[in-house]
Context: one part of a larger RNA
RNA sequence: UUGGGCGUAAAGCGCCUGUAGGUUGUUUAAUAAGUCUGCUGUUAAAGACUAGGGCUUAACCCUAGAAAAGCAAUGGAAACUACUAGACUAGAGUAUGGCAGGGGUAGAGGGAAUUUCUAGUGUAGCGGUGAAAUGCGUAGAUAUUAGAAAGAACACCGGUGGCGAAAGCGCUCUACUGGACCAUUACUGACACUCAGAGGCGAAAGCUAGGGUAGCAAAAGGGAUUAGAUACCCCUGUAGUCCUAGCCGUAAACGAUGGAUACUACAUGUUGUGCAUUAUGUACAGUAUGGUAGCUAACGCGUUAAGUAUCCCGCCUGGGGAGUACGCUCGCAAGGGUGAAACUC
Numbered sequence: 001u002u003g004g005g006c007g008u009a010a011a012g013c014g015c016c017u018g019u020a021g022g023u024u025g026u027u028u029a030a031u032a033a034g035u036c037u038g039c040u041g042u043u044a045a046a047g048a049c050u051a052g053g054g055c056u057u058a059a060c061c062c063u064a065g066a067a068a069a070g071c072a073a074u075g076g077a078a079a080c081u082a083c084u085a086g087a088c089u090a091g092a093g094u095a096u097g098g099c100a101g102g103g104g105u106a107g108a109g110g111g112a113a114u115u116u117c118u119a120g121u122g123u124a125g126c127g128g129u130g131a132a133a134u135g136c137g138u139a140g141a142u143a144u145u146a147g148a149a150a151g152a153a154c155a156c157c158g159g160u161g162g163c164g165a166a167a168g169c170g171c172u173c174u175a176c177u178g179g180a181c182c183a184u185u186a187c188u189g190a191c192a193c194u195c196a197g198a199g200g201c202g203a204a205a206g207c208u209a210g211g212g213u214a215g216c217a218a219a220a221g222g223g224a225u226u227a228g229a230u231a232c233c234c235c236u237g238u239a240g241u242c243c244u245a246g247c248c249g250u251a252a253a254c255g256a257u258g259g260a261u262a263c264u265a266c267a268u269g270u271u272g273u274g275c276a277u278u279a280u281g282u283a284c285a286g287u288a289u290g291g292u293a294g295c296u297a298a299c300g301c302g303u304u305a306a307g308u309a310u311c312c313c314g315c316c317u318g319g320g321g322a323g324u325a326c327g328c329u330c331g332c333a334a335g336g337g338u339g340a341a342a343c344u345c
């Protein structure tokens, strides 16, 4: 390489858009590039194969013959692929009418709680733990009442419920805005699928600049525990967490399961819409559980497949060395991407 694989053994890019490329619905006609076929030429000899022959046999040698396949020329076939011209509507898209939604961005508003401050009441404790202590408190704390300020997060509803490509999204209202689904079947007429490179989005932490800082809290300080305790527990507490602008580009970024299409028992919940209406109804689109056939090493999967098939992309090839070194590239840095070998078992 052929081949075999990728839920858990090595292996699905974190997710999307999309270029080249690959693949591509039904039908009519033409062409004949691929394809199939006839004939001709050529592919030295030797070797290999078949039939004979010669050395006593064999190895070895001699004679004759045939085939396969490649290339070129020429004649034909037209199913498939291709190409050209035309047609279609089942894929795809548009239109019209509905409809659910924490989808996104911006602005405005709200209440509970927490902390701090001010004032009142009030007096000796509070806090914390397994038990304590550090800590706070007679300069009046904790508790309680009234008022003010600030920042962050939005209880109940809340749900294997919804939306989003993923990351993710949850108080209320308003504006702008993306997508899905259902129904009608009016329009376009294959416009489709996948996608190397490329571009975009991308939790948390981290970085730069400027704000903000209630609570929480890496680092740090103290108190305990302990043989020790650079921890677990307690009292404090700075970055950070929040906002704006930019960077970073990684996660057990998980369904550890790439995308698209078709086919293959059911049953039970639930979300959205339609039709029927009251039957345990039905159609489509989601979401979840059990389960047949089948698959699987087993676990399990099972119309949301890990079943049966096709197309396209990505990836794997014993463990360690190592996601390291070197080089290149991106980044302010931290680091990211790409990514070996010696050696060893």
Stems, first nucleotide, its partner, number of pairs: 004316003007299002012313001014201004021194003025088005031082001033081002035077004040072004049065006091191001092188003095184004103177007110154001114150008125136002162169002206247006215241002220236004258312006266290010294301002318345003327338004
This is a predicted structure of a 345-nucleotide part of an RNA (small-subunit ribosomal RNA, central domain) from an uncultured bacterium. The RNAcentral record of the full RNA draws on ENA and SILVA. The coordinates come from a structure-prediction model, not an experiment, and the mean pLDDT is 87. Rfam family: Bacterial small subunit ribosomal RNA. Its family is annotated with structural constituent of ribosome and ribosome in the Gene Ontology.